[in-house]
RNA sequence: UAAUCGAAAGGGCAACCUUUAUUAUAAAAUAGAGGACGCAAAGCUGCGGGUUCGCCUGUAAGCAAUGGCGGAUAGCCGGGUUACCGAA
Repeated sequence: UAAUCGAAAGGGCAACCUUUAUUAUAAAAUAGAGGACGCAAAGCUGCGGGUUCGCCUGUAAGCAAUGGCGGAUAGCCGGGUUACCGAA
């Protein structure tokens, strides 16, 4: 120095709940504030799969399956990419 790893210190994030955003958004979802289950990439990225929402397809009609298009999710898994500290 690098890879692996995760002791200490400082700092970081925040499931879920409450609350605010005209009863936020068409919905899934998202953002701010408070508490805190947890996280060493729980930083960033929808590239692959999964999950989820809407529309279309489908039907005599409705529901569902199937297929298509678009949205959401990075704290579901994998891929890509960047990174703080340094005891064993």
Predicted 3D model of an 88-nucleotide RNA (c-di-GMP-I riboswitch aptamer) from a bacterium.
It matches the Rfam family "c-di-GMP-I riboswitch aptamer". Rfam's curators write: GEMM was predicted in a large-scale screen for bacterial structured RNA regulatory elements. Its family is annotated with cyclic-di-GMP binding in the Gene Ontology.
Model confidence (mean pLDDT): 80 of 100.
It was read from a public genome assembly, where an Rfam model found it.